[in-house]
RNA sequence: CGGGCUGUGGUAUAGUGGUAUUACGCACGAUUCGGGUUCGUGUAAUGGCGGUUCGAUUCCGCCCAGCCCGA
Repeated sequence: CGGGCUGUGGUAUAGUGGUAUUACGCACGAUUCGGGUUCGUGUAAUGGCGGUUCGAUUCCGCCCAGCCCGA
């Protein structure tokens, strides 16, 4: 320098154009003498900027970060 793949709550993940899923975590409550376990409720996310579209996590372009291949 060229090419490919990936990027979603604090962590790990699902999601082929129409309300963003689940688990762990965290907060509160119940249970207990207390803790743990269990149960209930809640919290919190689409890497950035544009484009297409009535509508974009999803399609397209560029950039950023990580990994891989080539030179």
The prediction has a mean pLDDT of 83.
The RNA shown here (transfer RNA) has 71 nucleotides and comes from a Candidatus Falkowbacteria bacterium.
NCBI's taxonomy places the organism under Bacteria, Bacteria candidate phyla, Candidatus Falkowiibacteriota.
Rfam family: tRNA. The family's RNA type in Rfam is transfer RNA.
It was read from a public genome assembly.